About this RNA
Predicted 3D model of a 61-nucleotide RNA (transfer RNA) from Ictidomys tridecemlineatus. The same sequence occurs in records of 3 taxa. Model confidence (mean pLDDT): 84 of 100.
[in-house]
RNA sequence: UAUAACUCAGUGGUAGAGUGCUUGCCUAGCAUGCAAGAAACCAUGGGUUCAAUCCCCAAUA
Numbered sequence: 001u002a003u004a005a006c007u008c009a010g011u012g013g014u015a016g017a018g019u020g021c022u023u024g025c026c027u028a029g030c031a032u033g034c035a036a037g038a039a040a041c042c043a044u045g046g047g048u049u050c051a052a053u054c055c056c057c058a059a060u061a
Stems, first nucleotide, its partner, number of pairs: 001061002005019004013050001021037005044058004
C1' cells in the first nucleotide's frame, strides 16, 4: 500500500473520476468526436460505534 478490467480519488451517514468496455449518432467504412449505459456492498477475520471503505487489532500478499 490493498476501492470498477487498468490507473487513481474519497469522506464516520451503504462510493466518484480518467482510460477501457457496450449501445446509439456521425462516416461508404475505420478512427476521431458527441450522447447514454453497465461494472467495485471498498482484499480477509474480528472489535468500537446508532452507523465503518474510513477508527483499532490480527493475519495475508